[in-house]
Context: one part of a larger RNA
RNA sequence: CUGGGCUUAAAGAGUUCGUAGGCGGCUUGAUUAGUCGGGUGUGAAACCCCUCAGCUCAACUGAGGAACUGCGCUCGAUACUGUCAAGCUAGAGAAAGACAGGGGUGAGUGGAACUGAUGGUGGAGCGGCGAAAUGCGUUGAUAUUAUCAGGAACACCGGUGGCGAAGGCGGCUCACUGGGUCUUUACUGACGCUGAGGAACGAAAGCUAGGGGAGCGAACGGGAUUAGAUACCCCGGUAGUCCUAGCUGUAAACGAUGAGCACUAGGUCGAGGAGACCUCCACAUCUUCUCGGCCGUAGCGAAAGUGUUAAGUGCUCCGCCUGGGGAGUAUGGUCGCAAGGCUGAAACUC
Numbered sequence: 001c002u003g004g005g006c007u008u009a010a011a012g013a014g015u016u017c018g019u020a021g022g023c024g025g026c027u028u029g030a031u032u033a034g035u036c037g038g039g040u041g042u043g044a045a046a047c048c049c050c051u052c053a054g055c056u057c058a059a060c061u062g063a064g065g066a067a068c069u070g071c072g073c074u075c076g077a078u079a080c081u082g083u084c085a086a087g088c089u090a091g092a093g094a095a096a097g098a099c100a101g102g103g104g105u106g107a108g109u110g111g112a113a114c115u116g117a118u119g120g121u122g123g124a125g126c127g128g129c130g131a132a133a134u135g136c137g138u139u140g141a142u143a144u145u146a147u148c149a150g151g152a153a154c155a156c157c158g159g160u161g162g163c164g165a166a167g168g169c170g171g172c173u174c175a176c177u178g179g180g181u182c183u184u185u186a187c188u189g190a191c192g193c194u195g196a197g198g199a200a201c202g203a204a205a206g207c208u209a210g211g212g213g214a215g216c217g218a219a220c221g222g223g224a225u226u227a228g229a230u231a232c233c234c235c236g237g238u239a240g241u242c243c244u245a246g247c248u249g250u251a252a253a254c255g256a257u258g259a260g261c262a263c264u265a266g267g268u269c270g271a272g273g274a275g276a277c278c279u280c281c282a283c284a285u286c287u288u289c290u291c292g293g294c295c296g297u298a299g300c301g302a303a304a305g306u307g308u309u310a311a312g313u314g315c316u317c318c319g320c321c322u323g324g325g326g327a328g329u330a331u332g333g334u335c336g337c338a339a340g341g342c343u344g345a346a347a348c349u350c
Base pairs, nucleotide, nucleotide: 004321005320006319007304008303012318014201015200016199017198021194022193023192025088026087027086028085029084030083031082033081034080035077036076037075038074039073040072041071042070049065050064051063052062053061054060091191092188093187094185095184096183097182098181099180103177104176105175106174107173108172109171110154114150115149116148117147118146119145120144121143125136126135162169163168206247207246208245209244210243211242215241216240220236221235222234223233258317259316260315261314262313263312266295267294268293269292270291271290272289273288274287275286276285299306300305323350324349325348332343333342334341335340
């Protein structure tokens, strides 16, 4: 390079935005750059191939042809691609009206529970376990009650229910704010898709500085268990978990399934809209658009399964894979305060 692949066998980047590039709707005209055809020049010889010939044959040698798949010039074709010009509305966007939502940020606020402090009642245990002990308690615990303080999380509603690009988002109220869906349109007129580099976001843990610290709880101490027990169980408990400002940039970041567009039986359930039917309204029914599930036809698949939310049928663009181990290691580079991240081999071995 050609080819084959990427749910589970190796393989979809964690996600989005976007530069270059690649690809790109309908109509008309121009051009003829790509493209296609003819002619012509060139494409050294040798070699390769074909047909003959010369050494007794062959190798070898000689002759002719073909070929040299290429390039230049020229004449022509104009469907497609490109370029230029003009236009269109089915893609994309815009406007108006309506709607749903734990989408985001900030501020405020509520109740239950928990822990602590103080006072009252009370008087011997409490707690914990498979059983215990460590632990707490006459300096009055546990229990109960009143008041106060504090931090964190929001029971029920709550739902294969909603929103978000992903990570993720859940008490209530307010302010600011992103996106989406539906209906209508007389607006713009291809403005689109993807996206190497790049940028932004990115759970938890971790790091820096300053706060905060109720509960939980790595490490650590103690009690048990055990042959041992650096564990599982119990009593404590520091970092952390929380907030602010920065850093880190990774996860089974999973649907283990990249994004976009089109097409290809249905059935059923849920969420959000719009319309029709009904004399009107509501309900029911029907139609339609969007989103989330289940079952399933054809097809696909090694099978499990998947099946209009495709893993079916096609097109465009990107990422990635190429036997196991060595190894996501070494080395170099680069980023980071560090931890480490990204990039990423080979020897050897089976």
A computed fold for a 350-nucleotide part of an RNA from a metagenome, annotated as small-subunit ribosomal RNA, central domain. Its Rfam family is "Bacterial small subunit ribosomal RNA". The coordinates come from a structure-prediction model, not an experiment, and the mean pLDDT is 89.